Small-subunit ribosomal RNA from a soil metagenome, 1375 nucleotides, folded computationally. The coordinates come from a structure-prediction model, not an experiment, and the mean pLDDT is 82. It matches the Rfam family "Bacterial small subunit ribosomal RNA". Rfam links the family to the GO terms structural constituent of ribosome and ribosome.

RNA sequence: CGGGUAAUACCGCAUACGAUCGAGACGAGGCAUUUCGACUCGAUGAAAUCUACGGAGCAAUUCGAGGGGCUCGCGGCCUAUCAGCUAGUUGGUGGGGUAAUGGCCUACCAAGGCAACGACGGGUAGCUGGUCUGAGAGGAUGGCCAGCCACAUUGGGACUGAGAAACGGCCCAGACUCCUACGGGAGGCAGCAGUGGGGAAUCUUGCGCAAUGGCCUAACGGCUGACGCAGCGACGCCGCGUGAGGGAUGAAGCUCCUCGGAGUGUAAACCUCUGUUGCCCGGGACGAAUAGCGGAUUUUUCCGACUUGACGGUACCGGGUGAGGAAGCACCGGCUAACUCCGUGCCAGCAGCCGCGGUAAUACGGGGGGUGCGAGCGUUGUCCGGAAUCACUGGGCGUAAAGGGCGCGUAGGUGGCUUUGUAAGUUUGCGGUGAAAGCCCGGGGCUCAACCCCGGGUCUGCCGUGGAUACUGCAAGGCUUGAGUACUGUAGAGGCAGGUAGAAUAUCGGGUGUAGCGGUGGAAUGCGUAGAGAUCCGAUAGAAGACCGGUGGCGAAGGCGGCCCCCUGGGCAGUAACUGACACUGAGGCGCGACAGCGUGGGGAGCAAACAGGAUUAGAUACCCUGGUAGUCCACGCCGUAAACGAUGGGUACUAGGUGCUUCGGGGAGCGACCCCUGGAGUGCCGGCGCUAACGCAGGAAGUACCCCGCCUGGGGAGUACGGCCGCAAGGCUGAAACUCAAAGGAAUUGACGGGGGCCCGCACAAGCGGUGGAGCAUGUGGUUUAAUUCGACGCAACGCGAAGAACCUUACCUGGGCUUGACAUGCUGGGGAAAUCGGGGAGAGACCUCCGAUGUCCUUCGGGACUCCAGCACAGGUGCUGCAUGGCUGUCGUCAGCUCGUGUCGUGAGAUGUUGGGUUAAGUCCCGCAACGAGCGCAACCCUCGCGUCCAGUUGCCAGCGAGUAAAGUCGGGGACUCUGGGCGGACUGCCGGUGCCAAACCGGAGGAAGGUGGGGACGACGUCAAGUCAUCAUGGCCCUUACGUCCAGGGCUACACACGUGCUACAAUGGGCCGUACAAAGGGAUGCAAAAGCGCGAGCUCAAGCCAAUCCCAAAAAGCGGUCCUCAGUUCGGAUUGGAGGCUGCAACUCGCCUCCAUGAAGCCGGAAUCGCUAGUAAUCGUGGAUCAGCUACGCCACGGUGAAUACGUUCCCGGGCCUUGUACACACCGCCCGUCACGCCAUGGAAGCUCGGAGCGCCCGAAGUCGGUGUCGGAACUCGCAAGAGACCAAGCCGCCGAAGGCGAGCCGAGUGACUGGGGCGAAGUCGUAACAAGGUAGCCGUAGGGGAACCUGCGGCUGGAUCACCUCCUU
Repeated sequence: CGGGUAAUACCGCAUACGAUCGAGACGAGGCAUUUCGACUCGAUGAAAUCUACGGAGCAAUUCGAGGGGCUCGCGGCCUAUCAGCUAGUUGGUGGGGUAAUGGCCUACCAAGGCAACGACGGGUAGCUGGUCUGAGAGGAUGGCCAGCCACAUUGGGACUGAGAAACGGCCCAGACUCCUACGGGAGGCAGCAGUGGGGAAUCUUGCGCAAUGGCCUAACGGCUGACGCAGCGACGCCGCGUGAGGGAUGAAGCUCCUCGGAGUGUAAACCUCUGUUGCCCGGGACGAAUAGCGGAUUUUUCCGACUUGACGGUACCGGGUGAGGAAGCACCGGCUAACUCCGUGCCAGCAGCCGCGGUAAUACGGGGGGUGCGAGCGUUGUCCGGAAUCACUGGGCGUAAAGGGCGCGUAGGUGGCUUUGUAAGUUUGCGGUGAAAGCCCGGGGCUCAACCCCGGGUCUGCCGUGGAUACUGCAAGGCUUGAGUACUGUAGAGGCAGGUAGAAUAUCGGGUGUAGCGGUGGAAUGCGUAGAGAUCCGAUAGAAGACCGGUGGCGAAGGCGGCCCCCUGGGCAGUAACUGACACUGAGGCGCGACAGCGUGGGGAGCAAACAGGAUUAGAUACCCUGGUAGUCCACGCCGUAAACGAUGGGUACUAGGUGCUUCGGGGAGCGACCCCUGGAGUGCCGGCGCUAACGCAGGAAGUACCCCGCCUGGGGAGUACGGCCGCAAGGCUGAAACUCAAAGGAAUUGACGGGGGCCCGCACAAGCGGUGGAGCAUGUGGUUUAAUUCGACGCAACGCGAAGAACCUUACCUGGGCUUGACAUGCUGGGGAAAUCGGGGAGAGACCUCCGAUGUCCUUCGGGACUCCAGCACAGGUGCUGCAUGGCUGUCGUCAGCUCGUGUCGUGAGAUGUUGGGUUAAGUCCCGCAACGAGCGCAACCCUCGCGUCCAGUUGCCAGCGAGUAAAGUCGGGGACUCUGGGCGGACUGCCGGUGCCAAACCGGAGGAAGGUGGGGACGACGUCAAGUCAUCAUGGCCCUUACGUCCAGGGCUACACACGUGCUACAAUGGGCCGUACAAAGGGAUGCAAAAGCGCGAGCUCAAGCCAAUCCCAAAAAGCGGUCCUCAGUUCGGAUUGGAGGCUGCAACUCGCCUCCAUGAAGCCGGAAUCGCUAGUAAUCGUGGAUCAGCUACGCCACGGUGAAUACGUUCCCGGGCCUUGUACACACCGCCCGUCACGCCAUGGAAGCUCGGAGCGCCCGAAGUCGGUGUCGGAACUCGCAAGAGACCAAGCCGCCGAAGGCGAGCCGAGUGACUGGGGCGAAGUCGUAACAAGGUAGCCGUAGGGGAACCUGCGGCUGGAUCACCUCCUU
């Protein structure tokens, strides 16, 4: 598009009750809509059909139930870096539209409406019952279930209908997919399953309508991925099992071990049982009663028989089997329950936070063991809690984060006494509602539970209504004490404007006058002989106000200072006349607001950012100096910040005191000055309660309360970025995030430290004497070298140290050669043996290898043992590593005077007190005082030695007297007197005197005394510090080597040598050197020893040898000294290195590599730069002597001994170290500390940026689908009206036109996101670079604001702050 067809569809007609609807005027409810009453008129509406004959269905109207539309109050996220939004907007009138109100739509009129109680915009989100958490208040959340809303591929639209602007309907447009004959069509799983994609991640293309429910049907019945069931997933909740009992002083294995044992562990095995679950066999449901049928019954209903199960042969029951099939995960350093071994060695790794790991890891990995939970256990994410850590319940703001710079005042919040009313808040009774589920309680059903069912409660609320009226509110009235007014006084750098005097400074002019001035730590730049500075006179200019002047005054704060005057604000006191709550606070707002800075115009003396120069310095863009411009000053206009601070908002009230100052009153007394008492206002100090983390505050609170405002919520990033507002600019106000850290901070404590203070010591400085650093040599070290130059020690406190003896040995190192149960110890097994032992040969450097010989039995219970050799096993051995695994020992601060404890007291506490203070001492020594009282380790003393005396004792010592004797001599007899020796005792104690000291302790002086204030010296070293030193004295844990990292041997090395340093010796000379002569010690050593005397040698030494086991003998001569002589200032008669030659001694052996002697040689060196050491009295200096080690000696070293024998100390300012008190601190591995910024490198996030890309919402214009509406409406139209009819009307209608209108197009902007060459800062990072800003007075006090400058921290100017040390002064307080 064509054709066909049916109806309970559709059309027409009749009938119409006290039916319904509509209209009209009337009455009533106050009015409108509207409702009711009565009256009149008009209009409207069935009987088709099905039937089992019961009915169903149907029409109109009304009522009910359920459902829905519209509307109102209250409530419901973040953002103000969204502050203004709005034209159908707000209202009105007329009209339209709808079931219905309404700008819902339209025309006209008016100019309204909303917003800080957050409009508008942006972001995010479905809302609720509830859920999780929490004691609650709250916070978070909205999955399942239930209620509501929205949506159904995206956008628009209407149709139908009771209901839709319709998930499984329609039309249009867009995107996408599919089919196509290319003309054109089809589609919409956010239904149930299922697929793909995405993702860390989420199921079966199951069974059934048996039940419950829904739709259709008269009914049977049909449909139903609703629903009922099943499947998958430990995803959650619940229940159950994987066995129970017995079983060793305890198997094996494994682990640990002190090697004895311990653990796993009654765990297992084994014995006796049980039988959940699984598996097998048998039985086997409830859920089912309806409907339909038959019967009874008037309806209603009752009775009877039959039928229906997806789950499901499931649940459940019975029997059988058989401990038989069934345990893991995390953790074990602290928080936090649970420990050991091995491996690893800041690696690998762990980690929630703190943090583990660099050779003994309970922290990594594994093993053993243990702890926790358990079909689960851990991890990750999220929410609440703890978190009073956003604080309503229930926090804060002086210094921890936090009071606005200050005022005026709007909104708001809050508000004195009293009366009446009202009843909003408040309170009470009642009613309604607060769905169900959930939650709580009680009960019931699945064997229990989870789960389900029933009842009750809850649902804290909201609404309505009645009552109460103390308090708050509201309304009305009154009051005077809050507040204000008036009047009388009063102090004052309060403000604004004008005028004016003097001092000082600078400049200019003139005079006098001459060589400097100025400046500093010291200088220089600068000024000056062209006359400065100084001084006198005169003139000019600007700025600032000495003294008074004061924790004095005034002001809201900033701030205000000569004097006079004009104008003007505020406070306080007094009086109590007036008003009558007029009050307090104050988001926004408005004004004021130091200094610096900006604009315009003046002004400019001094000062002075920038700048210049001079210094300082490693540098010095600084500190210091000389100059100097903006600026500082004035007028007008900006800026609007400060450590704008009391780091303390304003108001009101209350809460012990004491003492100043300013100012105004009252009273007492007095002639008065003055004094005393008392009321207010202001301003200081001290202090009690209370508060505070402490410090501290304390009537002007940081106390006790109320009201209002502002502000805080870990540090950094950052007061930055972006945005906005303001500004001429500088910049201000507002103000984040990413990222990063495990802290950042406050107050106080103990130390340590200070280029802080006070007091005090020490050869610490100073005062002295002598050295080192220069030379040569010795010695140690570094470095270098080497096959090796063994190792250790490293500021003081390593370097003549370990080493008080390196030619071999030592010896640990190197080269080469040997041994392998070993050079050494113990034990075992087997075998041999002459026990052991001794001697010799060969090759060889020797070790070692090999061979030979001699002697020949110790004990025996006769088994054997001791001893030894061979083979083997355990083991030996290591000067290999770790002194940062250790013991012991030692150094050092330091012989410094300190370090602690108990009890008490104070403090929240760390901790303090004691131990501080006043004196005194060498001393924490002693005294006095004191909330302390005592005590310990240190100090001192007790010990040794030297110094005086005495007693005892006299040999080897001594010798006065007696005797003997010699050349001489204690040589001899003898003696104990003396010296001396070595044992005991005494002596010294501030005991005595004087002075000082408040007392005391003590100090000063003196006497006596050998010695005087510790008499000299020694031994003696508190708590602790330095991871100090030593594994190489020794010991020792762990690790490492085992025919070698063990052991033996020969040779070499430790002795090297361009250099550097430390410690010494000898010198450089005349206070000396040489030679001759001549005195006086002490302390030691001596038997493989010291050695006299004598002889030889120039000598070292040799030969021989007396004496001595040592107060006997020897080493042994002491030397400087003294006397004499030579040298006479010279590289020497100084100095002795180096080298040549010749010797001696020790030793197996002096080549590498010994010492000594003699002869010869005679170097450097003429007193030492910077710097640095020792010493205060028998000391320094100087002189010699002895000893240990040792064969000898590189010893000039070390230890000890005596001889001779000084100088100086004013003093504590300075350097170093130390003690006590105090102060500051950002230090606490403690100033060798901490720490800032630039630069360089790496990583990370982020801002800006020419642009580029994407998204969002709106605006203007164009085009304009579907479609409703409006207009028109040819050809037309059965049903309606009129008409007999024709026809006319009404109405319908395609098409066309119009308004609106989705998507689309064009345009200008806005907002947001991403990206972006380049660029800005930021954070983090291992041991990078430059400086040193800060912390102490941080070496220039620091910091704040601002401005300029500079590699950087920073520097400088101006104003401000103390959150500055120290000293002095002033003031105040306490005693």